This is a predicted structure of an 88-nucleotide RNA (c-di-GMP-I-GGC riboswitch aptamer) from a Chloroflexota bacterium. Its mean pLDDT, the model's own confidence on a scale to 100, is 84.
RNA sequence: CAAAGAAAAGGCAAACUUACUGAAAGGUAAGGACGCAAAGUUACGGAUCUAAACAGUUUCAAACUGCAUGAUCGCCGGACCGCCUAAG
Numbered sequence: 001c002a003a004a005g006a007a008a009a010g011g012c013a014a015a016c017u018u019a020c021u022g023a024a025a026g027g028u029a030a031g032g033a034c035g036c037a038a039a040g041u042u043a044c045g046g047a048u049c050u051a052a053a054c055a056g057u058u059u060c061a062a063a064c065u066g067c068a069u070g071a072u073c074g075c076c077g078g079a080c081c082g083c084c085u086a087a088g
Base pairs, nucleotide, nucleotide: 004085005084011036012035016031017030018029019028020027021026034074040080041079042078044077045076046075047072048071049070054066055065056064057063058062
């Protein structure tokens, strides 16, 4: 330097529970560890989830349908940044 994850140190924290928050998906905090070598940052492309507002239909109430402008980076890819080190 490239590539990788053998080791050690250190790091993150799924499900679940409680509280708060949100229309929901989800988020935040504490507990908790299924896992993670980028499970660090970024919704840029794809994918997935939700459907408040809005539009349409029916309409007494209201319900149904569509829709991201909402959400997920611990779904895949891209971009940016980065700890340790055996073998090469």